About this RNA:
A computed fold for a 130-nucleotide RNA from Desulforamulus putei, annotated as c-di-AMP riboswitch aptamer (ydaO/yuaA leader). NCBI's taxonomy places the organism under Bacteria, Bacillati, Eubacteriales, Peptococcaceae, Desulforamulus.
[in-house]
RNA sequence: AAAAUAAAAACGCCUAAUUUCCAAAUGAAAACGGGGGAACCGUUCUUUUGGGGUGAACUACCAUUGGUAGCGGGCUAACUUUCGGUCCGAACCCGUCAGCUAACUCCGUAGGCGUAGAAAGUGGGGAAGG
Numbered sequence: 001a002a003a004a005u006a007a008a009a010a011c012g013c014c015u016a017a018u019u020u021c022c023a024a025a026u027g028a029a030a031a032c033g034g035g036g037g038a039a040c041c042g043u044u045c046u047u048u049u050g051g052g053g054u055g056a057a058c059u060a061c062c063a064u065u066g067g068u069a070g071c072g073g074g075c076u077a078a079c080u081u082u083c084g085g086u087c088c089g090a091a092c093c094c095g096u097c098a099g100c101u102a103a104c105u106c107c108g109u110a111g112g113c114g115u116a117g118a119a120a121g122u123g124g125g126g127a128a129g130g
Base pairs, nucleotide, nucleotide: 011114012113013112014111018030019029020028021027031109032108033107034106035105036104041099050097051094052093053092054091058070059069060068061067062066071089072088073087074086075085076084078122079121080120081119082118083117
């Protein structure tokens, strides 16, 4: 000097998953999300080939414990877009039952991580001088 590992703080990222009150919770509120639920409208759909929900997490093909392609989603450190780069496409739940849906009503606020490219536009902060 470089690289790797570990820890703390700050900061940042995926996500709805944050903040405040209270000594605290069988808590409460705000904020952000999700489900159920009329009329009207829609539905040749369903009734075991069950059906449905959250989520980006689906479809097709192949030489099939995995690949490929389409398509969907994230990051690339002020923000947006584009280009380039780089990743992900899981999992869980309801329980025979649910289209949309005003009023109404019922829930969630967990978990897991660590980037340093370019251009255009926009915005903000700091320092020095006058």
Model confidence (mean pLDDT): 80 of 100.